[in-house]
Transfer RNA from a marine sediment metagenome, 74 nucleotides, folded computationally.
RNA sequence: GGGUCCGUGGUCUAGUCAGGUAUGACGUUGCGUUGACAUCGCAAAGGUCGGGAGUUCAAAUCUCCCCGGACCCA
Repeated sequence: GGGUCCGUGGUCUAGUCAGGUAUGACGUUGCGUUGACAUCGCAAAGGUCGGGAGUUCAAAUCUCCCCGGACCCA
C1' cells in the first nucleotide's frame, strides 16, 4: 500500500442480510422476604447504536468518507 471482518447502556450481547417503538444477561439503585446477610421475587434508572455526510416519509440497518480494533496479502 491492497483486501475482509468488527465497533450497540458500566460489561457482554440480540437486532443489520430483508429499513418501521433498541433485546436479553450480568452489574447498579429501591422495595419485599430474613433476627441479620446471602439466595429469591418485584420495580426502576441507565443507549443521541464509533464520528460526519447522503438516500428515504422514516436509518443501529442502505451508500460514501473518516476514526479505532482484529486478521490476510504484498
Rfam family: tRNA. About the family: Transfer RNA (tRNA) molecules are approximately 80 nucleotides in length. It is annotated as a transfer RNA.